[in-house]
This is a predicted structure of a 76-nucleotide RNA (c-di-GMP-I riboswitch aptamer) from Roseburia sp. The coordinates come from a structure-prediction model, not an experiment, and the mean pLDDT is 77. Its Rfam family is "c-di-GMP-I riboswitch aptamer". Rfam links the family to the GO term cyclic-di-GMP binding. Lineage of the source: Bacteria > Bacillati > Lachnospirales > Lachnospiraceae > Roseburia.

């Protein structure tokens, strides 16, 4: 400097619920909660997959499915 792994410090994120708002759904924002997470940070035509929609056809939606990428303090 790079990887891998434990534990502590200080810190971040924020499920379901609910209220309001957007939208054809799906989900999405805000407020309010805290299930959990060491990447729950970014990446959706052009990684795979999965929701909604369509006689069929995603350039609609989901990164808190898998995937890739990018990265933070201490000790040991």
């Nucleotide at each position: 400097g790079a990887u891998a792994u434990a534990a502590a410090u200080a810190g971040g994120c924020a499920a379901a619920g609910u209220a309001g708002a957007u939208g054809a759904a799906a989900a999405u924002c805000u407020a309010u909660g805290a299930c959990g997470c060491a990447a729950a940070g970014c990446u959706a035509g052009a990684g795979g997959g999965a929701c909604u929609g369509u006689a069929a056809a995603a350039u609609g939606u989901c990164a808190g499915c898998c995937a890739g990428u990018u990265g933070u303090a201490c000790u040991g």